[in-house]
RNA sequence: CCUCCGGUAGCUCAGUUGGUAGAGCGGGAGACUGUAGAUCUCUAGGUCACUAGUUCGAAUCUGGUUCGGAGGA
Repeated sequence: CCUCCGGUAGCUCAGUUGGUAGAGCGGGAGACUGUAGAUCUCUAGGUCACUAGUUCGAAUCUGGUUCGGAGGA
């Protein structure tokens, strides 16, 4: 320098013919218990890396930028 993959909740990750974002763990509250743990119920938490574009509508498609990884020269 070139190509490819990835960046989504505190953490690990899902989310494909574009239709308005979820799970597990963790956090908070409650039930249960002598207390705690386990279990069960409820709940909070997101500018979907940044920026511009296409579209009625973008996490998703396109251009640019940035960070991490892999391969090649």
This is a predicted structure of a 73-nucleotide RNA (transfer RNA) from Schistocerca gregaria. It matches the Rfam family "tRNA". The family's RNA type in Rfam is transfer RNA. The coordinates come from a structure-prediction model, not an experiment, and the mean pLDDT is 81.